[in-house]
RNA sequence: GCGGGUGUAGUUCAGUGGUAGAACGUGAGCUUCCCAAGCUCAAGAUGGGGGUUCGAUUCCCCUCACCCGCUCCA
Numbered sequence: 001g002c003g004g005g006u007g008u009a010g011u012u013c014a015g016u017g018g019u020a021g022a023a024c025g026u027g028a029g030c031u032u033c034c035c036a037a038g039c040u041c042a043a044g045a046u047g048g049g050g051g052u053u054c055g056a057u058u059c060c061c062c063u064c065a066c067c068c069g070c071u072c073c074a
Stems, first nucleotide, its partner, number of pairs: 001070007010024004018054001026042005047063005
């Protein structure tokens, strides 16, 4: 330099052009003499910008970060 992949909740991961989910974690409540466990509820996320579309996390372009591979001139 070229090519490819990944980026979603605090963490690990799903997911689809039409309300973004789970597990663990966190907070509250119930339960218990207390703790733990259990049950219920709640908060919380699509790396950034632009485009297409009635509508984009999804499709397209650019860009950022990380990872992998290839190449090679000078």
This is a predicted structure of a 74-nucleotide RNA (transfer RNA) from an Acidimicrobiia bacterium. The source organism's lineage runs through Bacteria, Bacillati, Actinomycetota and Acidimicrobiia. The sequence is in RNAcentral, with records from ENA. The coordinates come from a structure-prediction model, not an experiment, and the mean pLDDT is 80.